[in-house]
Context: one part of a larger RNA
RNA sequence: GGCCCACGGGGGAUGCCUUGGCGUCAAGGGCCGAUGAAGGGCGUAGCACGACUGCGAAAAGCUUCGGUUAGCCGUCUAGCAGGCUUAGCCGGAGAUUCCCGAAUCGGGAAACCGGCGGCGGAGAAACCGCCGCGCCCCACGCCGAACACAUUAGGCAUGGGGAGGUAAGCGGGGGAACUGAAACAUCUCACUACCCCGAGGAAAAAAAAGCAACCGCGAUUCCCCUAGUAGCGGUGAGCGAACGGGGAACAGCCCAAACCUGUGGGGCUUAACGGACUGGGGUCCUAUGCCUCAUAGGGGUUGUACGGCGCGCCGGCGGAAGCCCCAGCAACCGCACGGAGUGAGCAAUCCCGGCUUUAGUCGAAGGCUCCUGGAAGGGACCGCCAUAGCGGGUGAUAGCCCCGUAGGCGAAAAGGCCGGGACUUCGGGCGCGUUCGUGAGUACCACGGGACACGUGGAAUCCUGUGGGAACCCGGGGGGACCACCCUCCAAGGCUAAAUACCCUUGACGACCGAUAGUGCACAAGUACCGUGAGGGAAAGGUGAAAAGAACCCCUGUAGGGGAGUGAAAUAGACCUGAAACCGUGGGCCU
Numbered sequence: 001g002g003c004c005c006a007c008g009g010g011g012g013a014u015g016c017c018u019u020g021g022c023g024u025c026a027a028g029g030g031c032c033g034a035u036g037a038a039g040g041g042c043g044u045a046g047c048a049c050g051a052c053u054g055c056g057a058a059a060a061g062c063u064u065c066g067g068u069u070a071g072c073c074g075u076c077u078a079g080c081a082g083g084c085u086u087a088g089c090c091g092g093a094g095a096u097u098c099c100c101g102a103a104u105c106g107g108g109a110a111a112c113c114g115g116c117g118g119c120g121g122a123g124a125a126a127c128c129g130c131c132g133c134g135c136c137c138c139a140c141g142c143c144g145a146a147c148a149c150a151u152u153a154g155g156c157a158u159g160g161g162g163a164g165g166u167a168a169g170c171g172g173g174g175g176a177a178c179u180g181a182a183a184c185a186u187c188u189c190a191c192u193a194c195c196c197c198g199a200g201g202a203a204a205a206a207a208a209a210g211c212a213a214c215c216g217c218g219a220u221u222c223c224c225c226u227a228g229u230a231g232c233g234g235u236g237a238g239c240g241a242a243c244g245g246g247g248a249a250c251a252g253c254c255c256a257a258a259c260c261u262g263u264g265g266g267g268c269u270u271a272a273c274g275g276a277c278u279g280g281g282g283u284c285c286u287a288u289g290c291c292u293c294a295u296a297g298g299g300g301u302u303g304u305a306c307g308g309c310g311c312g313c314c315g316g317c318g319g320a321a322g323c324c325c326c327a328g329c330a331a332c333c334g335c336a337c338g339g340a341g342u343g344a345g346c347a348a349u350c351c352c353g354g355c356u357u358u359a360g361u362c363g364a365a366g367g368c369u370c371c372u373g374g375a376a377g378g379g380a381c382c383g384c385c386a387u388a389g390c391g392g393g394u395g396a397u398a399g400c401c402c403c404g405u406a407g408g409c410g411a412a413a414a415g416g417c418c419g420g421g422a423c424u425u426c427g428g429g430c431g432c433g434u435u436c437g438u439g440a441g442u443a444c445c446a447c448g449g450g451a452c453a454c455g456u457g458g459a460a461u462c463c464u465g466u467g468g469g470a471a472c473c474c475g476g477g478g479g480g481a482c483c484a485c486c487c488u489c490c491a492a493g494g495c496u497a498a499a500u501a502c503c504c505u506u507g508a509c510g511a512c513c514g515a516u517a518g519u520g521c522a523c524a525a526g527u528a529c530c531g532u533g534a535g536g537g538a539a540a541g542g543u544g545a546a547a548a549g550a551a552c553c554c555c556u557g558u559a560g561g562g563g564a565g566u567g568a569a570a571u572a573g574a575c576c577u578g579a580a581a582c583c584g585u586g587g588g589c590c591u
Stems, first nucleotide, its partner, number of pairs: 001590009015576001016542002020513002022510009031165002039100003042056003046080002050076003062094007071084003105114003115133007135162005141156003170198005180187001184234001210217002221248005231239002252495003255439001259298010274285003277328006303473001305438003308434007316335004322329001337427005349422010360409003366382002369380003383400002385389001391403003444468008454480001475490005529536002549575001552563004
C1' cells in the first nucleotide's frame, strides 16, 4: 500500500408519512369604484424587537341581533404581570375606518409639502378642530362681451353623470414573424401572439329580403354526427364547410310610415263643389276652412301580403262629449267577462307564504374477562347497533372510545329563487272597395379591396373606398355566372331570457403527486436574493405516544463530551429511517 472483516465519522439517497398541491364532477355565486375602489404606506398588544394574521387614532378591536360554550385574553411563542367570564368563539346587520392611490383645493421625488373660503375653540392674530374648494359632459336657471339692444363668445349657481381597477372569458379596431412548404415569393403559421377601445356577470348572436327542392322546415346559441366528406389549394404544404339527422335550452316583441287628434310657426281664400261626427232642416266660420313645416298623443308593424281609409254585416250591459232639432254613429267612462304583467318586449310596486344560502343542533350500539405489549384499537371469549360497516382521530389494526356518518331538526338579521294576492294594463271579428302607406344616395352596377372552407375562379352571397344610380305592391330580394318557368322570403330601424365561455366558494371523488415529485411557494414565498429597470427568482417538511427536551456531578469553554436521570427505544438528544461516494480505528491475509 492493496483486499477482506468488524466498528465508526461523513453524507442525505431510499422507505414510510402529509399540513400542501393537481384534476374531474355537482350545486351555488359573480363585477368593485367620488358614500373614494383595486392595491399599498404607516401605525395598532401591559411587558411586543421581528414576521404572519386581524384591525384603524373608537386601531388582535366597538354596538346590536342570533347561535354556541366553560373557559378565554390570535400564530411563530413559552413565560411574567394583570384581567374578563350573559366572557370567549361562530354567523347577520351596523359604527369607526390615519395617509397614499382615479386621488379630485394647488404642488409633488406616492404614502409628503403649501393654500383659499365658511364655521367653531371665551377667539382680532399666531395655534388647533370641522366642512367646502379639481376636470369633462348633460339639464335647467342666472349673469354677460365684441356692438346700442340682444346673445349663438365667455362666466356663475344648482342637480345628475363620467374618470380608475379587473385573473380568465367576450365583442370590436389594428396586426406580425419565426415556422411549414424539407429552399422560397402566392399559401401556411393566423384573422394566432401582441397593441388599442368597449361592455358584462356573462359577452356576442337572434325572430328570415333564411334554408330547402317541387317534399317541406320555421329566431339565435351550444354539443354529437354528417366528415376529414363536398370543395378550396404554387391542385404543393395544407385549409376545410353546408344541407340533413340526433340532443341541450326554448320566447317572442317594439318602432318609422299611411290615417286621426291636440299645440305652435308660415302661406292662401270673401260664403261655397269648404268646415263645425253622418243624413235632412237651421245657424255660425277670413279662420272654426285649405296647403305646408315642427312637435306631442293615438293608430300600426305584415308576405297564403299586411296596415290605413270608406262602406256593409255581426257584436255583453249601462252612460256619454261631439253648435241647435229629428234619426243614426260613437271617441270616451263605469260594470261584467277574458288575457297578460310589474328586472326582455312593456307602463308600473307592495303584501303574504314556501324553498334555499350565510352560524348551528339531535344522532344507535362493548366488555374493570384473559394473552402479548410501553400503550390494545391486535389475538382469545362472550355480546350489541345498523336508513349509521364513508372518513378522520385516539400510545399498534376501533361499526359500538372521540369527532363524525345515515336520518331528522333549526334563523332575530341579510341575500337568492319560486308561488299566491292586491294592483296595473290590454281586448273587437268578418266581407267588399280603394286614386293611401310599408325604412334612398338605399338596392343594384363598374373599378379597387375585404369576409365567406371557396387563393378571381364559371364565383353566386355578405361588407364597402371611388364613381354612377332604381323600383314603390301591376313592387322588390334570393334559390352558387346568366335567362325563363317555378318555389321562397320582404333589405336599407330597434330590443330580447335560457341552453354556452371563464372564475370563485362549498361538497364529493381520483388505476393524480408525495418534498429534485405535486403549484414557483406543504416552511415568515412571489419571500430572501439578483437586476438602474422591465423583470428574474430560490433553498428550506418529519424527536417522541407524551417534552417526560436530560435536575445534579465531572472534564480545559455558555461549544462539545462523560456519568446520572426520562423514555418501549437516546446509535429517538435536536433528532424517523439513514444507502453510496469520501475519511478513519482495530483485526486478518498478501506484498